[in-house]
Record summary
Model confidence (mean pLDDT): 75 of 100. GlmS glucosamine-6-phosphate activated ribozyme aptamer from Hoskinsella hominis, 146 nucleotides, folded computationally. It matches the Rfam family "glmS glucosamine-6-phosphate activated ribozyme aptamer". On this family, see Winkler et al., Nature 2004: "Control of gene expression by a natural metabolite-responsive ribozyme". Taxonomically the source falls in Hoskinsella (Bacteria, Bacillati, Erysipelotrichia, Erysipelotrichaceae).
RNA sequence: UAGUAAUAAUGAGCGCCUGGACCUACGGGUUGACGAGGAUAACAGUUAUCGAAAGAUUCGGCGGGUACUGUUACGGUUAUUGUGGAUCGAAAGAGAAUAGACAAAAGCAACAUCAUAAUGCUACAAAAACUAUUCUCAACACACUA
Repeated sequence: UAGUAAUAAUGAGCGCCUGGACCUACGGGUUGACGAGGAUAACAGUUAUCGAAAGAUUCGGCGGGUACUGUUACGGUUAUUGUGGAUCGAAAGAGAAUAGACAAAAGCAACAUCAUAAUGCUACAAAAACUAUUCUCAACACACUA
């Protein structure tokens, strides 16, 4: 939001707005983030990653949020098992270098044409994660067993 309900869909650049900007018939209205990416659980704290576009308005305010930090719990790794320590989070030890991918707004077309919502084609990213190669660091303590 739809539905009587059951329920379904959407949902984190997400939601709201009394500032600002623009419009106005002066009653008000419009705008107020373009996508990518991200979840073990609970609690708390904090200015929560990446580019595209634009060139003060994607400004400003409030709230929220899978990020980050901390504590605890659970789980993985550390020769098997157990406990502890360290470290990370179900692609589950840390760091570095090289290489590899993809988007929407836009544009065109169509529908509609009072308005709203929505469709097809198609161009260009970065980070993260992952894959491959290489290098560095860590790979501990006790007990039992082999």